[in-house]
The RNA shown here (Bacterial RNase P class A) has 397 nucleotides and comes from Rubellimicrobium sp.
Rfam family: Bacterial RNase P class A. Rfam classes the family as a ribozyme. Its family is annotated with dimeric ribonuclease P complex, tRNA processing and ribonuclease P activity in the Gene Ontology.
The coordinates come from a structure-prediction model, not an experiment, and the mean pLDDT is 75.
């Protein structure tokens, strides 16, 4: 220069007029100052509030799942381990348990989990192939029966073996060598696999003397099993004032199941929420009489936004995530919802035209999108453009 690999940032600017929101202040004319984003989004995980009957134990049910470590929490984030993938930078892993137990393995294959034998290998047998040849003929030839069988060949039949072919995602170690009738961890070497003293690490793991011929296939994004996490609802939570309606309901008050007791009081039944079971607390009872509230719905106030608060700057501990301290600094709060439009001049870019190759005119133009109780994260979407590191290669000095 090129190509590549990580992290990170912008996300137009400035005036002018006209307008919208909610706040403060008004002398009611109106004035000030303020008003989205990195994602506000998908609503996909954590939590913070509220509420429901302690939200306690099991159980079901859902999640999560290498180790460590940061946080309020987490499926986030850091750090690191193994496995893969790249020449490197660097990226990717639903990454607990297949010797608890069921269940699965299509298609093809001989054979799919204690499995097999199609072709080929190899042994033994028999029979042809060979030699003779009774006899019969359409003169090509068939052919009883005997002979011979050392080798090679073709078929039967009995056995051996599992190395070659070949099937499959996956074939019960691999590569050589010896060994055999052909083979085969049947033996050896090397690698691979299992087990492992000891040895390093918080820990996932790593390294391993030395033993074992090797046996224990995959799948748990099937069922399970271990581990650990989870109670349910969701600001249209939820509390308060007004108005309006009744079919429903509450609080007070006589009263109130069984049994013991003269009373007071005890004991014991009964009923009353979650997805079920229990258990602790509460609470409630047939009827009379009193006083009031009354879902839905509508209107106001609260929660609402200054809070594990963001940003920056030092500084301390820590590899980092992040935390501690110190200091500066910013702020929509809202209800179906306000944040915008018009000119003007700049600013990238982007087309076309001249160019003395430095420009230099016209046009043209800025993505995604968008706040509804808030936080942290994960993801999705984004014109253009910048910046900071690493890796390779090429070239100059």
């Nucleotide at each position: 220069g090129c190509g590549g690999a990580u992290g990170g940032c912008u996300g137009g600017a400035u005036g002018a007029c006209c307008g919208c929101g909610g706040g403060c202040c008004u002398u009611c004319g109106g004035g000030c100052a303020c008003g989205a984003g990195g994602a506000a989004a998908g609503u996909c995980c954590g939590g913070a509030c509220u509420c429901c009957g302690g939200a306690a134990a099991g159980c079901a049910c859902g999640g999560u799942g290498c180790c460590g470590g940061g946080u309020a929490a987490c499926g986030c984030c850091c750090g690191g381990c193994c496995g893969g993938g790249g020449a490197a930078a660097c990226c990717c892993g639903a990454g607990g348990g297949a010797a608890a137990g069921c269940g699965c393995c299509a298609c093809a294959g001989a054979g799919a989990a204690g499995a097999g034998a199609c072709u080929a290998c190899c042994c033994g047998u028999c029979g042809g192939c060979c030699c003779c040849g009774a006899g019969g003929u359409u003169c090509g030839c068939c052919a009883a029966g005997g002979g011979a069988u050392c080798c090679u060949c073709c078929g039967g039949c009995g056995g051996g073996a599992a190395a070659a072919g070949g099937u499959g995602a996956a074939a019960c170690g691999g590569u050589g060598g010896g060994g055999u009738a052909a083979g085969a961890g049947c033996c050896c070497a090397c690698c691979g696999c299992g087990g492992g003293a000891c040895g390093g690490g918080c820990g996932a793991c790593c390294g391993g003397a030395c033993c074992g011929g090797c046996a224990c296939g995959g799948c748990a994004a099937g069922c399970c099993c271990c581990a650990c996490c989870g109670g349910g609802a969701g600001c249209a939570a939820u509390g308060c004032c007004a108005a309006a309606u009744a079919g429903g309901g509450g609080c007070c008050u006589c009263g109130c199941g069984u049994c013991c007791g003269c009373a007071a009081g005890g004991a014991c039944a009964g009923g009353g929420a979650c997805g079920c079971u229990u258990c602790a607390a509460c609470c409630c009872g047939a009827g009379g009489g009193g006083c009031c509230c009354g879902g839905g719905u509508u209107g106001g106030c609260a929660g609402c936004u200054a809070g594990a608060g963001g940003u920056c700057c030092g500084u301390c501990g820590g590899u980092a995530a992040c935390g501690g301290c110190g200091g500066a600094u910013c702020g929509a709060g809202a209800g179906g919802a306000a944040u915008g439009g018009u000119c003007a001049u700049c600013c990238a870019g982007g087309a076309c035209g001249c160019u003395u190759c430095g420009g230099c005119g016209u046009c043209u133009g800025g993505a995604c999108a968008g706040a509804a109780u808030c936080c942290g994260g994960c993801u999705u979407a984004c014109a253009a453009g910048c910046c900071a590191u690493c890796c390779g290669c090429g070239c100059a000095c």

Source information:
The organism belongs to Rubellimicrobium, within Bacteria. A source record names the gene rnpB. The RNAcentral record of the sequence draws on ENA.